Transfer RNA from a Clostridia bacterium, 74 nucleotides, folded computationally.
It matches the Rfam family "tRNA". By type it is a transfer RNA. Its family is annotated with triplet codon-amino acid adaptor activity in the Gene Ontology.
RNA sequence: GGCGGGAUAGCUCAGUUGGCUAGAGCAUCCGGUUCAUACCCGGCAGGUCGAUGGUUCAAGUCCAUUUCCCGCUA
Numbered sequence: 001g002g003c004g005g006g007a008u009a010g011c012u013c014a015g016u017u018g019g020c021u022a023g024a025g026c027a028u029c030c031g032g033u034u035c036a037u038a039c040c041c042g043g044c045a046g047g048u049c050g051a052u053g054g055u056u057c058a059a060g061u062c063c064a065u066u067u068c069c070c071g072c073u074a
Stems, first nucleotide, its partner, number of pairs: 001073007010026004019057001029043004050066005
């Protein structure tokens, strides 16, 4: 240099060939339980979906450019 894969909550990930309010587990926080802590149970909050632009009534999803990470190859 060429090709492929990945980037979504603090962490690990899902998102069904574009559709209604973007989700799960763990962690944090609050409450319950306990003499107390842990375990366990319930609940809240937490996201400009790597960035910019485009297509569309509608984009995490499609297209272009671009940043970073991983792999293959020369």